RNA sequence: AGAGUUUGAUCCUGGCUCAGAUUGACCGCUGGCGGUAUGCUUAACACAUGCAAGUCGAACGGCAGCAUGGGGUGCUUGCACCCUGAUGGCGAGUGGCGGACGGGUGAGUAACGCGUAGGGAUCUGCCUUAUAGUGCGGUACAACUCGAGGAAACUCGAGCUAAUACCGCGUAAGCUCUAAGGAGUAAAGGUGGCACUUCGGUGCUGUCGCUAUAAGAGGAACCUGCGUUCGAUUAGCUAGUUGGUAGGGUAAAGGCCUACCAAGGCGAUGAUCGGUAGCUGUUCUGAGAGGAUGAUCAGCCACACUGGGACUGAGACACGGCCCAGACUCCUACGGGAGGCAGCAGUGGGGAAUAUUGGACAAUGGGGGAAACCCUGAUCCAGCAAUACCGCGUGUGUGAAGAAGGCCUUAGGGUUGUAAAGCACUUUCAGUCGCGAGGAAAGGUUCUUUUUUAAUAGAAGAGAGCUGUGACGUUAACGAUAGAAGAAGCACCGGCUAACUCUGUGCCAGCAGCCGCGGUAAGACAGAGGGUGCGAGCGUUAAUAGGAAUUACUGGGCGUAAAGCGCGCGUAGGUGGUUAGAUAAGUUGGAUGUGAAAUCCCCGGGCUUAGCCUGGGUCGGUCAUUCAAAACUGUCUAACUAGAGUAGAGUAGAGGGUAGUGGAAUUUCUAGUGUAGCGGUGAAAUGCGUAGAUAUUAGAAGGAACACCAGUGGCGAAGGCGACUGCCUGGACUCAUACUGACACGGAGGGGCGAAAGCGUGGGUAGCGAACAGGAUUAGAUACCCUGGUAGUCCACGCCGUAAACGAUGUCAACUAGACGUUGGGCUUUGAUCUCUUAGUGGCGCAGCUAACGCAACAAGUAGACCGCCUGGGGAGUACGGCCGCAAGGUUAAAACUCAAAUGAAUUGACGGGGGCCCGCACAAGCGGUGGAGCACGUGGUUUAAUUCGAUGCAACGCUAAGAACCUUACCAUCCCUUGACAUCCUACGAACUUACUAGAGAUAGUUUGGUGCCUUCGGGAACGUAGUGACAGGUGCUGCAUGGCUGUCGUCAGCUCGUGUUGUGAAAUGUUGGGUUAAGUCCCGUAACGAGCGCAACCCUUAUCCUUAUUUGCCAGCACGUAUGGUGGGAACUGUAGGGAGACUGCCGGUGACAAACCGGAGGAAGGUGGGGACGACGUCAAGUCAUCAUGGCCCUUACGACCAGGGCUACACACGUGCUACAAUGGACGGUACAGAGGGAUUAGAAGCCGCGAGGUGGAGCUAAUCCCUUAAAACCGUUCGUAGUCCGGCUUAGAGUCUGCAACUAGACUCCAUGAAGUCGGAAUCGCUAGUAAUCGCGAAUCAGAAUGUCGCGGUGAAUACAUUCCCGGGCCUUGUACCACACCGCCCGUCACACCAUGGGAGUGGGUUGCACAAGAAGUAGUAGUCUAACCUUCGGGAGGACGAUUACCACGGUGUGGUUCAAGACUGGGGUGAAGUCGUAACAAGGUAGCC
Repeated sequence: AGAGUUUGAUCCUGGCUCAGAUUGACCGCUGGCGGUAUGCUUAACACAUGCAAGUCGAACGGCAGCAUGGGGUGCUUGCACCCUGAUGGCGAGUGGCGGACGGGUGAGUAACGCGUAGGGAUCUGCCUUAUAGUGCGGUACAACUCGAGGAAACUCGAGCUAAUACCGCGUAAGCUCUAAGGAGUAAAGGUGGCACUUCGGUGCUGUCGCUAUAAGAGGAACCUGCGUUCGAUUAGCUAGUUGGUAGGGUAAAGGCCUACCAAGGCGAUGAUCGGUAGCUGUUCUGAGAGGAUGAUCAGCCACACUGGGACUGAGACACGGCCCAGACUCCUACGGGAGGCAGCAGUGGGGAAUAUUGGACAAUGGGGGAAACCCUGAUCCAGCAAUACCGCGUGUGUGAAGAAGGCCUUAGGGUUGUAAAGCACUUUCAGUCGCGAGGAAAGGUUCUUUUUUAAUAGAAGAGAGCUGUGACGUUAACGAUAGAAGAAGCACCGGCUAACUCUGUGCCAGCAGCCGCGGUAAGACAGAGGGUGCGAGCGUUAAUAGGAAUUACUGGGCGUAAAGCGCGCGUAGGUGGUUAGAUAAGUUGGAUGUGAAAUCCCCGGGCUUAGCCUGGGUCGGUCAUUCAAAACUGUCUAACUAGAGUAGAGUAGAGGGUAGUGGAAUUUCUAGUGUAGCGGUGAAAUGCGUAGAUAUUAGAAGGAACACCAGUGGCGAAGGCGACUGCCUGGACUCAUACUGACACGGAGGGGCGAAAGCGUGGGUAGCGAACAGGAUUAGAUACCCUGGUAGUCCACGCCGUAAACGAUGUCAACUAGACGUUGGGCUUUGAUCUCUUAGUGGCGCAGCUAACGCAACAAGUAGACCGCCUGGGGAGUACGGCCGCAAGGUUAAAACUCAAAUGAAUUGACGGGGGCCCGCACAAGCGGUGGAGCACGUGGUUUAAUUCGAUGCAACGCUAAGAACCUUACCAUCCCUUGACAUCCUACGAACUUACUAGAGAUAGUUUGGUGCCUUCGGGAACGUAGUGACAGGUGCUGCAUGGCUGUCGUCAGCUCGUGUUGUGAAAUGUUGGGUUAAGUCCCGUAACGAGCGCAACCCUUAUCCUUAUUUGCCAGCACGUAUGGUGGGAACUGUAGGGAGACUGCCGGUGACAAACCGGAGGAAGGUGGGGACGACGUCAAGUCAUCAUGGCCCUUACGACCAGGGCUACACACGUGCUACAAUGGACGGUACAGAGGGAUUAGAAGCCGCGAGGUGGAGCUAAUCCCUUAAAACCGUUCGUAGUCCGGCUUAGAGUCUGCAACUAGACUCCAUGAAGUCGGAAUCGCUAGUAAUCGCGAAUCAGAAUGUCGCGGUGAAUACAUUCCCGGGCCUUGUACCACACCGCCCGUCACACCAUGGGAGUGGGUUGCACAAGAAGUAGUAGUCUAACCUUCGGGAGGACGAUUACCACGGUGUGGUUCAAGACUGGGGUGAAGUCGUAACAAGGUAGCC
């Protein structure tokens, strides 16, 4: 510090997710030791039991219990009993101090509660300092005794008594009050020593206490500034409320309380109300700013079962005190009582989850005490827990036969792995044994000494000796001892993210943080081996901040991604021109105070280190006070004119309002002319018209809108404004001078204007025209089209307040290259123009900006001021609530839930019922077919035991198959074999092989005959057969979607790419586009491109011409022979054969073109513009085809899915399709005659002549290893004859009979022949195919396969046409351009809505239940205050009483509870509304292309 994820790819925008850190944690697996911390986050839920606050006898009366002493009695002389408060002490009691600290919890609280900085009107026990005092009297109540009640708790009556309990008197101010004279106000003694004593005490002195006053320290109370959460779908709140006066009250200021007076106080800088929450130092995170947090530790606050209340006291409205009410629990004799763990342990409950009913006061601290000492669940320790942090260990070295085992493997090996074993060492920690600090200072006692003192007493201080206190604790540390001995796991391994293979599974089981894996070869599931990471832990989950600049102060945006209010005016707040002076609020600097400690950070120190502990320092505030500065901002004062405004003179304009006027057109009406149609459409129909339409002429009426001018022209803030004239009126601009003197900008709320549609009332209505009706279209057509037509559109008045109200661009002012138009003015000029200037309005364009597109002085540039708005998509601009509206609706405006995307711009493709250009038997022009018939072949379907398998739009279907009777053969039923029909290895035997017989359908089985081979180094070996053993064979079994190879197709279409350069952030572009041209990305020109490659073309084969060479089997011009056939001699001229050459290149001429490429025409030529044909198939596409040609991974079968045999099937047959053959006839059939090919094939072959047969064929076997012989008669054609338009002398299916040939075999199931039979069919619907020249059409011939079996396939030649105007249309293709919303699997795409089903959350909802709260009423426990009444120890008294006190009653205030009526919130609710998600469904096809009616608001 970033990364993954939207796309085919790209750049943005934008969300989601991850890596690092952290935790009072939980859960899973695992677990050796130690140290230091931490440990109910939930039910402020309920609590059994024990403990957590006592202490003082040196305040007091006392003596229940214990101990001691004394006395007495009994007497077993050491025991029992009794008496004695005499002593140590002490239960209970009086009294004092402390129970207001310490400890717990966070419910409440949005508050002066907390934090910070201040303030003045206060109190303060114990402590410290100072001064003064501590005199004299009195009264009662506990305890105790007696009596009584009660179950208990406890209570009552009578009587006695003490005090540091209580009261009075005296004294007293430096205290309090005051009318300034004065008045008022206190106390307590205890103990040590000495002396005296009537033995009761008294005096002096020391000390501790007590009283008063003053001061301090520490503590507490009150007040104030500032800071302190969310909501405006909470906007108004307030009556003691705000202030004053007087009084009361308090420790103290104060409406704190009361009376009276005034009417104030708070609030958009957010009052009130509602939700949530203890606050802080801190803690976590972060670079920081921030964000989150408030466990442990520390400060403050609040609370103590819930609510209320006071008492006591220095301090409480009191956790372990009191009273009352309520809920709950317990005891009860039913009358009544008791209780409060949010103290420490512990229990139940809740929960994912949090410990021992431990030890000790040894230390630190607290309470009491003179002290010893006592108490202390504060505290210190221990126990439990890997809860966190830190440290240590589980060995170290050596060790290759690279062991065994595991896993993988290409079978060679690799890896686990120096890892183990083995050898040599070490002993931390744990174990055992021993030794053993420090935490201890005090205290007691003895002595010395100082101060005080009369004192050697006491007290305080110092010192010395002795004594003596440890829970932890079997402490830490150290030593000894034995032995590698006792000690490693967890997660992960597709990318992010370090780490890879095998097996199993087969969209199943499962995984998953995001993207996503899994449908038979899963690095993603599960297991294993291996690896990676961390390590006594490791992972998951939850949570916080970070990354996230994803709320942006630091540090974001708003043309199109979310986002500028529809537009003016204007209030508050915000911002504001120039100069001078003053001030000092902001600002800047210094000083002082404070910001507790701990924490963080820095430097040190102590534990072996670290964590941890500790010393010192730094840091931290929007803080307070004070001093200073005066630039800037603010404020005040005085000025200025450049902003703004006013006055004058002009200018342009569909600016607004209102009243009038006009012509054209439509329609209607009237009248005329006139006759059969009009109208409308893609085509029609509805409609109108013989009752006279349409058309036309004239006239009239009425409403609405204003052609041309007209213009990216004008005006207006926007909406918007268009005939002409008058009146009223707003704004803008120009020019020159004068004046005012910052008067300005912008604008939350507010108020105004605001298209169309719509609403209300009243008019108006020509045209147009929602709804509606009819006609068409259509599968449907509630649409598009047509004919009608009502609201409405128009006017007046009043509402509505929204639009894609758009420049999708808020307003204002400043600055920043140009050049070109245009509108209104000004300057200038004789004038036209030009130039300059100003206010608008346009299209270009630089810098700059932008994700890009684009913007560019009219900014989306550079900076400023103010306002509005945005924060993933959907849900949703929706629900609820409020406000507005007559309604429609508008405005403000969520959440649950759901997805991992949604979006913008641009790129490359593909596509379009987009455009342009071009090509092709693509259409058109022609010729001939298919589709109809019969048959053949193939396919589908059906059938079957099986009808083996594959091929399925073009690009499967006379295809694999160049040929199924057996074989082939893979299929079916049966028989049979199991190392196998086939291969290799091993062992044993045997040559191999063969004759014959029997059984069987055969395979096979049995018997039987003959046979001993080849090589040899003599051991044996090779081939073959049989038997055995196991490794293995075998599979036309599966997967062509695991593959190789081969092939088809687009397409013989002209395309497909690369290097370097350049442009662009990039995907990409350029080149390859453009102008011409071509069959062609063929070539030329132009050009930020220059070159190159694969394709095209050429090179190859064949064919057409010529030359040359060669001359047999071919040829024969000339010569010769010959009955007669180039037969022979001969020839090499010709044809031909087959080798080599030539030839054609737009080379030449003319024209066109741009002086090019090229095209057109011509000449010559056998051939002319690639001469014809073939082979040759770019990058790629279709998961195209083939595992059944072959090869091959994986899976599957192994007495069978392998092998053998015989038989059957692949040949079936209601039907459908494809490809062909033969026909339907006269351009023909039949009969007779006569010609002319080419290319092939031929030794298990092709087979001649001759003979036989009607024929298929038979016989025969010459010649031929083939330019020689054979297949081999070519047929159409031509010449005759006949048939005469008919189901025929056409056509030949089918059927019967008889044969031939092949073959082991012709039934299932061959071909051919003869005789006989003689079906459909008379040229074929919709539709559709081939072909552009030696082509179509037509005619025959040959070959491969093959024993036999072509109408198929592949070749060959013969005869031999027609037509092409043109590219509009159909199909396919190429190039450029355009649009495209997940089109990119690419239109066979994408995608919308209703309905049906399931699930989820949510709104409404008659009514229902709960919480909380306002108001009103009534009620009123305890308590406090007030006041009649009754009672009453101290003191006073004039003896009557008074002061003071108590009791009870009542009044005021008031808690709980009650009644009524509202607000708010939560839960659930029959029914109901829309929304979301879902594999597959129904109906249509709305959107994306001109999406087939452009779309949208």

The prediction has a mean pLDDT of 83. The RNA shown here (small-subunit ribosomal RNA) has 1497 nucleotides and comes from an uncultured prokaryote. It matches the Rfam family "Bacterial small subunit ribosomal RNA". Gene Ontology terms of the family: structural constituent of ribosome and ribosome.